[in-house]
RNA sequence: CGGAGCGUAGCGCAGGCUGGUAGCGCACCACUCUGGGGGAGUGGGGGUCGCAGGUUCAAAUCCUGUCGCUCCGA
Numbered sequence: 001c002g003g004a005g006c007g008u009a010g011c012g013c014a015g016g017c018u019g020g021u022a023g024c025g026c027a028c029c030a031c032u033c034u035g036g037g038g039g040a041g042u043g044g045g046g047g048u049c050g051c052a053g054g055u056u057c058a059a060a061u062c063c064u065g066u067c068g069c070u071c072c073g074a
Stems, first nucleotide, its partner, number of pairs: 001073007010026004020057001028044006050066005
């Protein structure tokens, strides 16, 4: 320098192809069961989807640029 993959909640990830309310597990908070711990049950909070721009009635999703990490090639 060229190419590819990944970036979404505190952590690990799904969703993207086929645009239409942002989800799952763990963790966290409250309550209940328990003498307490541990464990279990019920409920709840938390995201400007790496960043910027474009297309569209509508973008995590499509297009362009760019940043970070990893891999391949030269």
Molecule: transfer RNA
Organism: uncultured Gammaproteobacteria bacterium